[in-house]
Molecule: small-subunit ribosomal RNA
Organism: uncultured bacterium
RNA sequence: GAGUUUGAUCCUGGCUCAGGACGAACGCUGGCGGCGUGCUUAACACAUGCAAGUCGAGCGAGCCCCACCUUUCGGGGUGGUGUGCUAGCGGCGAACGGGUGAGUAACACGUGGGCAACCUGCCCUCAGCUCUGGGAUAACUCCAAGAAAUUGGGGCUAAUACCGGAUAUGACUGCUGACCGCAUGGUCUGGUGGUGGAAAGAUUUAUCGGCUGGGGAUGGGCCCGCGGCCUAUCAGCUUGUUGGUGGGGUAGUGGCCUACCAAGGCGACGACGGGUAGCCGGCCUGAGAGGGUGACCGGCCACACUGGGACUGAGACACGGCCCAGACUCCUACGGGAGGCAGCAGUGGGGAAUCUUGCGCAAUGGGCGAAAGCCUGACGCAGCGACGCCGCGUGCGGGAAGAAGGCCUUCGGGUUGUAAACCGCUUUCAGGAGGGACGAAGCCACUCGGGUUAAUAGCCCAGAGGGUGACGGUACCUCCAGAAGAAGCCCCGGCUAACUACGUGCCAGCAGCCGCGGUAAUACGUAGGGGGCAAGCGUUGUCCGGAUUCAUUGGGCGUAAAGAGCGUGUAGGCGGCCAGGUAGGUCGGUUGUGAAAACUGGAGGCUCAACCUUCAGACGUCGACCGAAACCAUCUGGCUAGAGUCCGGGAGAGGAGAGUGGAAUUCCUGGUGUAGCGGUGAAAUGCGCAGAUAUCAGGAAGAACACCCGUGGCGAAAGCGGCUCUCUGGAACGGUACUGACGCUGAGACGCGAAAGCGUGGGGAGCGAACAGGAUUAGAUACCCUGGUAGUCCACGCCGUAAACGAUGGGCGCUAGGUGUGGGAGGUGUCGACUCCUUCCGUGCCGAAGCUAACGCAUUAAGCGCCCCGCCUGGGGAGUACGGCCGCAAGGCUAAAACUCAAAGGAAUUGACGGGGGCCCGCACAAGCAGCGGAGCAUGUGGUUUAAUUGGAUGCGACGCCAAGAACCUUACCAAGGCUUGACAUGGUCGGGAAAGCUGGAGAAAUUCAGCCCUCCUUCGGGACUCGAUCACAGGUGGUGCAUGGCUGUCGUCAGCUCGUGUCGUGAGAUGUUGGGUUAAGUCCCGCAACGAGCGCAACCCCUGUCCCAUGUUGCCAGCGAGUUAUGUCGGGGACUCAUGGGAGACUGCCGGUGACAAAUCGGAGGAAGGUGGGGAUGACGUCAAGUCAUCAUGCCCCUUAUGUCUUGGGCUACACACGUGCUACAUUGGCCGGUACAAAGGGCUGCAAAACCGCGAGGUUGAGCGAAUCCCAAAAAGCCGGUCCCGGUUCGGAUUGGAGGCUGCAACUCGCCUCCAUGAAGGCGGAGUUGCUAGUAAUCGCGGAUCAGCAACGCCGCGGUGAAUACGUUCCCGGGCCUUGUACACACCGCCCGUCACACCACGAAAGUCGGCAACACCCGAAGCCGGUGGGCUAACCCCGCAAGGGGAGGCAGCCGUCGAAGGUGGGGUCGAUGAUUGGGGUGAAGUCGUAACAAGGUAGCCGUACCGGAAGGUGCGGCUGGAUCACCUCCUUU
Repeated sequence: GAGUUUGAUCCUGGCUCAGGACGAACGCUGGCGGCGUGCUUAACACAUGCAAGUCGAGCGAGCCCCACCUUUCGGGGUGGUGUGCUAGCGGCGAACGGGUGAGUAACACGUGGGCAACCUGCCCUCAGCUCUGGGAUAACUCCAAGAAAUUGGGGCUAAUACCGGAUAUGACUGCUGACCGCAUGGUCUGGUGGUGGAAAGAUUUAUCGGCUGGGGAUGGGCCCGCGGCCUAUCAGCUUGUUGGUGGGGUAGUGGCCUACCAAGGCGACGACGGGUAGCCGGCCUGAGAGGGUGACCGGCCACACUGGGACUGAGACACGGCCCAGACUCCUACGGGAGGCAGCAGUGGGGAAUCUUGCGCAAUGGGCGAAAGCCUGACGCAGCGACGCCGCGUGCGGGAAGAAGGCCUUCGGGUUGUAAACCGCUUUCAGGAGGGACGAAGCCACUCGGGUUAAUAGCCCAGAGGGUGACGGUACCUCCAGAAGAAGCCCCGGCUAACUACGUGCCAGCAGCCGCGGUAAUACGUAGGGGGCAAGCGUUGUCCGGAUUCAUUGGGCGUAAAGAGCGUGUAGGCGGCCAGGUAGGUCGGUUGUGAAAACUGGAGGCUCAACCUUCAGACGUCGACCGAAACCAUCUGGCUAGAGUCCGGGAGAGGAGAGUGGAAUUCCUGGUGUAGCGGUGAAAUGCGCAGAUAUCAGGAAGAACACCCGUGGCGAAAGCGGCUCUCUGGAACGGUACUGACGCUGAGACGCGAAAGCGUGGGGAGCGAACAGGAUUAGAUACCCUGGUAGUCCACGCCGUAAACGAUGGGCGCUAGGUGUGGGAGGUGUCGACUCCUUCCGUGCCGAAGCUAACGCAUUAAGCGCCCCGCCUGGGGAGUACGGCCGCAAGGCUAAAACUCAAAGGAAUUGACGGGGGCCCGCACAAGCAGCGGAGCAUGUGGUUUAAUUGGAUGCGACGCCAAGAACCUUACCAAGGCUUGACAUGGUCGGGAAAGCUGGAGAAAUUCAGCCCUCCUUCGGGACUCGAUCACAGGUGGUGCAUGGCUGUCGUCAGCUCGUGUCGUGAGAUGUUGGGUUAAGUCCCGCAACGAGCGCAACCCCUGUCCCAUGUUGCCAGCGAGUUAUGUCGGGGACUCAUGGGAGACUGCCGGUGACAAAUCGGAGGAAGGUGGGGAUGACGUCAAGUCAUCAUGCCCCUUAUGUCUUGGGCUACACACGUGCUACAUUGGCCGGUACAAAGGGCUGCAAAACCGCGAGGUUGAGCGAAUCCCAAAAAGCCGGUCCCGGUUCGGAUUGGAGGCUGCAACUCGCCUCCAUGAAGGCGGAGUUGCUAGUAAUCGCGGAUCAGCAACGCCGCGGUGAAUACGUUCCCGGGCCUUGUACACACCGCCCGUCACACCACGAAAGUCGGCAACACCCGAAGCCGGUGGGCUAACCCCGCAAGGGGAGGCAGCCGUCGAAGGUGGGGUCGAUGAUUGGGGUGAAGUCGUAACAAGGUAGCCGUACCGGAAGGUGCGGCUGGAUCACCUCCUUU
C1' cells in the first nucleotide's frame, strides 16, 4: 500500500496478501564452472580403522648390520665415531589442537575497572651458582599364580630417576631507618639477629642443558560497577543464614571450612519459587527506533556414558588418565576381566531431513628433538548433494506462399508466427588431441664459493647448482569437428502481470483472504494462447516487515475495547519566586579502550562476478583528565502570588441522637342503616342478612411526611425532605493579622458504600417476591383481578455489589460572549422597597474559535498545555474454569486456556417497516341503491377419473383468463394404421416425365393399383415445371419466460422520479423536491443557498354539449307547385333537422368577500356550458427473476424410420365433490293477452334479403332491391292504453324428462343450436362473510357487432331508452402521497432473532481413583577419596649407639577408627503431567421439536444489581438508569 464487516458511507478493529531472509524439507525438472555450505531430531547406541607422541645428543640392556678372529660349519667370541630398530627407566608433551551445547538465569557472558589479596612450564633479559657424598629400582634373569587381563616372590644394574652434607643473594621471622600511598598498607634485592632450604649432566670443545633470585612477556585465578528472558494464578525468603573474633585451608581474598558471640541479611527498583535458555562479536529484517536469532567463521563458558572423588603436574579435578558407585554392551575356562566416536570417516536408530570407512603432511599451524626428522582425521586438497550465492551456455543473422498442423471463429478470418522449413555465419561450454603452471618462501646429512681458525673438523655468510607438490597432467593456452550434446516450473476472478474453447453440473474439485462450482464456469479438469521467473520453478515451515495492531520515536479510554462506586492517605512520581555554594545528572574538549573477521567507502587480485587481499571509516547507556554552570538535583539564606491559620456576618432535605405533630390507611368497639359491596376491557374468585359497603363517634397500631417543591439547596460518593432541641462535619463570601512551599497525585493500605440478601432480637398499618384462587389464552408456571408469607421498619453485626452514569479520574493554568437561577459582597439611586451596574462561588441553557469518525463538547471542555493515578489491545468461549484471598451463606475480588469465527462494533445516510405520530387523498369507511354468498342452469378452475381427459394462467394482479366460436378440422393429447430429403424452404448431382384431374378396384382413411386425359419456351445443348434416387438439410405447440427480444399485467392516471451548475457535508448523501398557503396535481404563489432544466401533471388530439360560416345527396321539407287512399313520391328549395368541412366560445376574463397588495378560494353576474364542462386516448423513474419459448422472434440443450409428418376414430364435453364469474328466478312496482308509441350504433355479395305464398312454430318456396345517409337485417324493449290473474310453489319459476320437428354441415352417437306438444324440479329474497356504484351514474330495458358452415353467447365489445337514492363526516378497515420519529430490518416485518429439548462431532472443567516426572525434607546405609587419629605390624638412604652384626630414633607404608561423603533404601508431604466409570457447562453443525423473550411503544418500554419462582426463552418483587416511543402540562432557551 491493497483485499475483506455495509444497500451505500465514515470510523474503530481484527484477519489476509504483495517484500526480504533460511544450515532447510517436499513436488516437478535438471547442461557446465567457481566460491561457500551440509544431523536443527536421539547429549540415542556404536562394529572397524585412524585422530599424541617424541627424544639414543639423559640411562642400562637387547636385536639388526658391518669388520676381524674362530668354528665340530649348528655356531661361538671380540671390536665398531656405524646406522637403524625395540620394550623399559628418565625428560618434555599429553590441560593445546578437535567435538558438542546436555547443564547453567550465574560474575556464566558482554563492557569498564580493581588485586596494596595472587600464580605463571616452555620464551626474553639481568645477577649469581653448578662443590661433595650415598642407597635403591625397572628392564633383564629365575621361580610361581591365572583362560585372560594381569600379578606375586628371589637375584643383578644405570642415569639429567631418588636421598644426605656444604655454600648462598632471596624466603620466613624479631628489632629498626628512610620514603610513599585511597584504608588494610607498600617500596628501598635498606640495616641487623635467628630459622630452615640449591644444582646434572650430555655431546664434544663449542654449544645445549641444570640451580637460585630480580624483571619482562604470555597465559591464567579472584573481586567489583553496569547491561541483556517469561511468570505475582510464585509474596514473603534465609540458620553458615548476615556480621564479628580465634583457628584451619588455598597460589590467593573470602562462611571457603570450623568453634564461639551477636541477630542479622534479602525483598514490590520483584527477593524466594516455577518455566525456558549456553553468552557475545555477529546474522536476518526494518527509514530508523526496534523485533527475531546465536548454523558456518571468531572470543568466552560448560560438558565428555550417568553421578561422586581425588592423584600427577607450572597448569586438570583431566574427551582418546586413575579410583568408586550406577546403567548398558562385549569377552570368559564362570573364578574374573574389558569398554565409553558430543575427534575424522563410517553403522544402526530416530526423523520431513543433512555427505567419503578418500588423498597428503607439499603448504599453514602444533608436539618432541641440537638437528635430520617423526607424529599430526588440526589443516591442505579431492569426492557426494542445484543446499545457497555468483558466472556462462542451450546459438546468431536473413527468411511470408504469413506453409502444414493445432486452437478459436461473426466462417470473412484471426492466432501460434520469423516461429519452423530453407539460406548464410559463429563455436563459448561439454567432447577429442597437444602444450602446461603459480602455489617452494623455506629447508636440506649433498657439491662448489667466501669468512673464522693451526686446520682440509666444525661453525657462520650469501650466491650458484641439485632435491622437495597431496591437489594434478588440474587451472590456463592452442588446435579439431559440428548447431551439433544442453529448458523447465509456476501462474492467468480481484488483490496481481496474463483469456478463450471444450468437459463437468453445489458433483468432481479449487482456495492465501474475499470466495468459485446447482447446464452458457476467464475461479474445477483438459487444450490452445498468454504472463512471470529461469537451471531452476513452485509448495510447506520459521523470522522480521507491512502492523502507528503494545504506539520511546509513534495509539487510545462520553457513545467503538477502555475512568476504579467514592474518599482519606503510605511509598513513589511531579512541584512557586530571589540570591549564593557544590558539580551527581546535563553540555564541551582531550585521551584510553571498544580483538580479528563482519559492515560501509577507496584501491587491488582471480577474464567478470560471487570470493579473496589491503587501507580507511564506523562501532559503548564504558573508563580517565580538563572545563562550563542555564536547567534538574543537592546545601545555605530569604520572599509571599500556591497552601493553610485567624476574625466577621450569612445560606443549606449535610450527619448523629432524643422528643413531638397532623392528614391518610387498616383494625377494634359502639351507633345509624339495608342489600349489596368490590373489582374489570368484560368478568369471576373475594366480602356481605351471623348485617358488609356507606356514614357518625371513640380507641389502637405501624409506616410515610401532601401542599411549600424549583434542570432549587447540601454532601466525596452512596444519598438527604413534617416540626423542636442537643451534639457535630464541610463549603462560599468579606477582612487581610499570622505561618512561609507546609503543595498536587497516589501503587499497596484503610474507611464509607442504594437496593436486594444473611445472622440475633424486636416490630408489622399499608405494600408485597414466593404461594393460592379467579380470569385471559391454543397453552398462560405471565401481563389483569382477589388474597397473601418472607421482606419492607428498628437495634446490633455481616455482605460490598448496580445503567454505583455526566456511561466523561484528580489537580493547576490559559482560551469570545449571551441569558436564567441559588449564596455572599460592593456601587448607583431612594424616605423606603424595587430597578440597574460590578464582582466572587455554585448550578442550567444557547453559542465563537478549536476539537471530534460523526453525534456532539464548547470557561462546569470532549479546546490548548503540564503533573500523577487507573484502564484498553478483534468477536465468541468468559468475567467462566483452575489456583489464591475474603464471606455464615448467597457470593465477591483476582483471572486464563483449548477450541471456534471473518468478523463483532460506533456514528451517521438512503430506504423499508412499526399493533409510532402529524397532514392529506381515494366508492377506503360512513350514508345509500342494487347485488354476490342459499336454488336451478351456463361457464371457468381445483380435485378425482381416464388410453387421453393437450398445454399455459394461481392472492389482489389465475379461475365467462389465452379461447372474437373444441362435432371432423382446429388439436398441441390418446389408440390404431402409414411415410422417412419427408406436409413445408433453398441448393448440388443423376435419372425420368408433365403434374393435377376424372373413372374404377382394395382400404376406416392416409395410401395404393389400373385406366382415361396430357404442357410451355428453346439457339435443340437445355431451361421452366414436376416425379424418383442421393447429398447438404428440413421439421419439432420438445425443454429452459430463472439465458433473452418484443408485448402485457400491477402498484397507478398515484404525483411523483430525476439531472446540470452551485452550496453544505471527510463521506454515503443533503440542498433544490423541505417550510407557510393552495390545488385534482412537485398545480400555482410566497419564503428560502440555491438557480435552472428534463421525464411525469396540465394543455395540445378524438367524441360529446351551444352558436356561426360554407356546401346540400342517397339526408331534410318551412314556404310555392304537382300527384297520391296514404308516404319528400315528384318539380323545386337551403329556411330547419342532419351530414361534412371550417370557425367562435370558457380565460377565474368581470364584480364582491376572504387571503399576505400573492397564489388561490367563496359567492355573484353574464352564458349553451364555470372553475379540469362530461367522456376517451395518453401510464414518469421504477417494483414484482410478475406473465408469455404455445402469437412471433431468438441463444443453448434435446429428438432425427421420430419428440417430425399423414390419416381414421376417440379425447379436450368424464363427475362423489369444492371454489370463482354469470344467467334465470323466487313474483302483484308482477305474470299473461290484445292494442299502440319513440332510438342509437352497427352489419350486409360464398352476403343482407323486402314483398308474396306454405307451416301453430322453428322454418320452407320464390326472390324485388341493395357492394348501401338510397335497399335489407329491423320487430326496438321497458313505456302507454285496455283486459285478465289475486297470494296459491300459483296463470310465479322454468330445470329436468318424453315425444314430434326444423336448420347448418361429408357427418349432430359420444357432442350442436332452434321450434312445437307434453312434463313442471329446486327455489318463498339467502349464515358467516363479501362486491359494484357519487349522475345521465347505479338500477332497469331492449338493439347491434366480432369470431362463425352451425353453435353450446346467459360470455365479450359497443349502442341507445327509462332513470334514482345518499355523502353528517374522516374516529375506524383497506390502499396511497408528504413530513417526522424509532429500528438489532436491507432477500428490507412473509424481516430479524432468543433459550430449553433431541441427534452428531470437537476441545475443556470436575470426579472414587490409578500411573508417572521433578525438586526438597527427615531418617537408615555408607563406596572411592581427602583430612584427622592410631595399639600392634612392615620399612634402603638421614640421625644416634655399636669394630661389626645389629639395635634405637625421625620419616614412610599397609591396616584399623572417625568426620564429610555419591549412588541406594524407608517415610510423609509438595508440585507438575497423563489417564479415569460418570458428570458439567461450552463450541460447531442440514430444511428437527417447543414456544416468542429481544429489535417498532416488539404488542406488559427495555436494561442493570439482587432475591424468589418457572419446560424454555423468561416472570415477579425491591432499588437504580435512559442507552424509552407517544401525548399533554410546567420550566428554561432561541427566533420573529